The RNA shown here (transfer RNA) has 72 nucleotides and comes from a Candidatus Woesearchaeota archaeon. The sequence was found in a public genome assembly. Its mean pLDDT, the model's own confidence on a scale to 100, is 80. Its Rfam family is "tRNA". Gene Ontology term of the family: triplet codon-amino acid adaptor activity. It is annotated as a transfer RNA.
């Protein structure tokens, strides 16, 4: 260069074109315990960028960016 496959909280992860985006875990509080772990309750936090389609886009098309894998 060229084909393909992927990009979602810090981490991992789910979601048929249609709820307040799902769940663990991490963090912060609060309960439970003399304490400490375990545990139970809450809250904080995510769709790589940009544009099209469409009433409606994490989902579909397009162009870019950034990572794998393949061939040159």
């Nucleotide at each position: 260069g060229c084909a393909c496959c992927g990009g979602u909280g810090g981490u991992c992860u789910a979601a048929u074109g249609g709820c307040u985006a799902u769940g663990a875990u991490u963090c912060u509080g609060c309960c439970c315990u003399u304490c400490c772990a375990a545990g139970g309750c809450a809250g904080c936090g995510a769709u790589c960028c940009g544009g099209g389609u469409u009433c409606g886009a994490a989902u579909c098309c397009c162009g870019g960016c950034c990572g794998g894998u393949g061939c040159a």

Background: Lineage of the source: Archaea > Nanobdellati > Candidatus Woesearchaeota.